[in-house]
RNA sequence: GCCAUUCUCAUGCUUAAUCCUGGUUUAACCAGGAGCGGGGGAACCAAUAUUUUGGGGUGAAUCCAGGAAAUCUGGUAGGGUCGCCCUGGACCCGAAUCCGGCAGCUAACCUCGUAAGCAAUAGGAAGGGGAGAA
Numbered sequence: 001g002c003c004a005u006u007c008u009c010a011u012g013c014u015u016a017a018u019c020c021u022g023g024u025u026u027a028a029c030c031a032g033g034a035g036c037g038g039g040g041g042a043a044c045c046a047a048u049a050u051u052u053u054g055g056g057g058u059g060a061a062u063c064c065a066g067g068a069a070a071u072c073u074g075g076u077a078g079g080g081u082c083g084c085c086c087u088g089g090a091c092c093c094g095a096a097u098c099c100g101g102c103a104g105c106u107a108a109c110c111u112c113g114u115a116a117g118c119a120a121u122a123g124g125a126a127g128g129g130g131a132g133a134a
Stems, first nucleotide, its partner, number of pairs: 005134005011119004018034006035114006045104001052101001054102001055099004063075004078093005084129004
């Protein structure tokens, strides 16, 4: 160096939502910073629109059919997980809410958020590849 065999790659997930410093001494909370994310905002381009048929934003969460209706039923654009990666296959979500008459894109610039929720399973599996150990 090559081949074969065995074992390991577990705390993880949705989300932008994590980390550091100080108040303070632990948590919570507050302030600041970094990172990440959102909104507003020229030229050029685009749009000829707007008018309660309001309009717009965050988000994967739109749309269709049925139903008298429902937080209903079935599907669907789209999204997520399957534990190092990929492929397939399986499973799941397909909500909620904000602005307040108003916003296209948009450099500079201004501004806001950094919540919340969940799992105890080894997708009870499979194929291929990678790394490490024996």
Predicted 3D model of a 134-nucleotide RNA (c-di-AMP riboswitch aptamer (ydaO/yuaA leader)) from a Syntrophomonadaceae bacterium.
Its mean pLDDT, the model's own confidence on a scale to 100, is 79.
The organism belongs to Syntrophomonadaceae, within Bacteria.